About this RNA
The RNA shown here (Bacterial RNase P class A) has 371 nucleotides and comes from a Pseudomonadota bacterium. The organism belongs to Pseudomonadota, within Bacteria. Rfam family: Bacterial RNase P class A. By type it is a ribozyme. RNAcentral holds the sequence, with entries from ENA. The coordinates come from a structure-prediction model, not an experiment, and the mean pLDDT is 75. A source record names the gene rnpB. The model forms 96% of the base pairs in the Rfam consensus.
[in-house]
RNA sequence: CCACGGCCGGGUGAUCGCACCUUUUAGGUGAGGAAAGUCCGGGCUCCAUACGGUAACGGUGCCGGAUAACGUCCGGCCGUGGUCUUCGGGCCGCGAGGGAUAGCGCCGCAGAAAACAAACCGCCACAUUUGUGGUAAGGGUGAAAAGGUGCGGUAAGAGCGCACCGCAUCACUGGUAACAGCGAUGGCAGGGCAAGCCCCACCGGGAGCAAAACCGAAUAGGAGUUGCGCGCCCAUCCGGGCAGGCCUUCCGUAGGCUGAGCAGCUCGGGUUGGUUGCUAGAGCAGGCUUGUAAAAGACUGCCCAGAUGAAUGAUCGCCAAGGCAUGCCAUGCAUGCUGAACAGAACCCGGCUUACAGGCCGACUGGCUUU
Numbered sequence: 001c002c003a004c005g006g007c008c009g010g011g012u013g014a015u016c017g018c019a020c021c022u023u024u025u026a027g028g029u030g031a032g033g034a035a036a037g038u039c040c041g042g043g044c045u046c047c048a049u050a051c052g053g054u055a056a057c058g059g060u061g062c063c064g065g066a067u068a069a070c071g072u073c074c075g076g077c078c079g080u081g082g083u084c085u086u087c088g089g090g091c092c093g094c095g096a097g098g099g100a101u102a103g104c105g106c107c108g109c110a111g112a113a114a115a116c117a118a119a120c121c122g123c124c125a126c127a128u129u130u131g132u133g134g135u136a137a138g139g140g141u142g143a144a145a146a147g148g149u150g151c152g153g154u155a156a157g158a159g160c161g162c163a164c165c166g167c168a169u170c171a172c173u174g175g176u177a178a179c180a181g182c183g184a185u186g187g188c189a190g191g192g193c194a195a196g197c198c199c200c201a202c203c204g205g206g207a208g209c210a211a212a213a214c215c216g217a218a219u220a221g222g223a224g225u226u227g228c229g230c231g232c233c234c235a236u237c238c239g240g241g242c243a244g245g246c247c248u249u250c251c252g253u254a255g256g257c258u259g260a261g262c263a264g265c266u267c268g269g270g271u272u273g274g275u276u277g278c279u280a281g282a283g284c285a286g287g288c289u290u291g292u293a294a295a296a297g298a299c300u301g302c303c304c305a306g307a308u309g310a311a312u313g314a315u316c317g318c319c320a321a322g323g324c325a326u327g328c329c330a331u332g333c334a335u336g337c338u339g340a341a342c343a344g345a346a347c348c349c350g351g352c353u354u355a356c357a358g359g360c361c362g363a364c365u366g367g368c369u370u371u
Base pairs, nucleotide, nucleotide: 001367002366003365004362005361006360007359008358010319011318012317013316014315015314016313018030019029020028021027022026032342036353037352039351040350041349042348043347044208045207046206047205049254050253051252052251053250057204058203059202060201061200062076063075064074065073066072077097078095079094080093081092082091083090084089098199099198103197104196105193106192107191120139121138122135123134124133125132126131147165148164149163150162151161152160166188167186168185169184170183172181173180174179212276213275214274215273222267223266224265225264226263227262228261231242232241233240234239244258245257246256247255283302284301285300286299288297289296290295322338323337324336325335326334327333328332
């Protein structure tokens, strides 16, 4: 220097001010690495009467592990790009990385043919110059054309035969597994796309702190009861059954609620507002143990915002990594200036993604160059 990985995101004091708390003339605490986007996953709360479906819809997809959980993280396998190489491989990045003999669909242009394969040129045989047959070696088209190289073989060719490589099936060995290695058999399945439908396996009920609970005005609405009144049947006082209506996205089964309306009286719920939820938590710091690691465990210490027309600010001084300029006896010293970004909690956590001035670390990541 090129990749790659990790970290920090000023410190301190004075004055004035704001929010919350407390033992209230005062004292204590007061934004972030992303508080952001709201893209995933959970806690918590409420809703849904219960069970079921593998219905519909949505999501995930190599293997193993971590975790409360994940589409996240860690380790590995395979493929692929870069780089180095002693050619064995090392290091770094990337991968929606299950299934194409379950079925359907698509493959523009070019090309003879884009799939139950195919004869345009060429090659060979016969005919004889226009035709018929054989041929997938060679040319041409395309992102992609029916395994590759070589030898034999043939009229010319062809896995037609053979060797090696690749591939498929089976067995063995190693590995928890993905997979790798090795051997035998087979002359070779019969293109690609699943980020098209689909198939297989697994996961998922919905809404979100404006959730939700409590206290509670007026007005309006609700429930109970009394009176009048009422779709059907039994009973004819109470009551029971039924039609009909309602109850999860859908369906099935079981079950539940309701079963005109008007007037009087009594009771209770909601809205504005207030309180709670609200911050002690998968919490933070430190070293230790286990593990390659993600992470887990025990110990010690600590308490660290809680606003709601929404606090967390302003001014000044000092110090400082670093940057710029000037001067000098110049790898240094002195002086002056600067000392910046992205952004800002709103129930709380774990991730991902995006933004970011300036700076630091990597002998214990790989490579290169110079001394």